[in-house]
């Protein structure tokens, strides 16, 4: 880059830099925003996709697999339901080619 699975109404923020738009695209609301958004970088959370001591079950060894815990490590997330309504598609992760 393609295709395929699972997610997307829960949950969690500070401080520096920077300076004018940002919430993906359109259209048509609506937030946020010089009391500094947004982004970037630091730490902090949060969360359980992968990961894992450790109980249990399928089921009797092993393997796998379901369920409970766990959070060291890879990601990911941290205003509003992916902001909201329609189009169209998007994001994150897993395992592949």
């Nucleotide at each position: 880059u393609u295709a395929c699975c699972a997610u997307c109404c829960a949950g969690a923020g500070c401080g520096g830099c920077c300076g004018a738009g940002a919430g993906a695209u359109c259209u048509g609301g609506c937030u946020c925003g010089a009391u500094g958004a947004c982004g970037c970088c630091g730490c902090a959370g949060c969360a359980a996709c992968c990961c894992c001591a450790g109980c249990c079950c399928a089921u009797u060894c092993a393997a796998u697999g379901g369920g409970c815990g766990g959070a060291a490590g890879g990601u990911g997330c941290u205003c509003a339901c992916g902001c909201c309504a329609g189009a169209c598609c998007g994001a994150u992760g897993g395992a592949g080619a």